[in-house]
Molecule: transfer RNA
Organism: Nitrospirota bacterium
RNA sequence: GGGCCUGUAGUCCAGUGGUUAAGACGUCGCUCUCACACAGCGGAGAUCCUCGGUUCAAUUCCGAGCAGGCCCA
Numbered sequence: 001g002g003g004c005c006u007g008u009a010g011u012c013c014a015g016u017g018g019u020u021a022a023g024a025c026g027u028c029g030c031u032c033u034c035a036c037a038c039a040g041c042g043g044a045g046a047u048c049c050u051c052g053g054u055u056c057a058a059u060u061c062c063g064a065g066c067a068g069g070c071c072c073a
Stems, first nucleotide, its partner, number of pairs: 001072007010025003018056001027043005049065005
C1' cells in the first nucleotide's frame, strides 16, 4: 500500500427500515437466613464509534472518516 470482517449499557452479545433497543454476567435495593452463600423479586445503567447521504421514517441501507482484528504484498 491492497482486500475482508467488526464497532450497540462496566463486560459478553441479540436486534438488520416503523411501539418502549431484548438477554446474560456484573452493580444497587428488597425478601429469605442468627449470619453468609444460593435462590426469588425489583431498580438503575445505551445521544447504537463520528460526520454526511437516501427515506415519510435509519441501530439497521449507502459514502467518507476513526478504532480494532485477519489475510496478501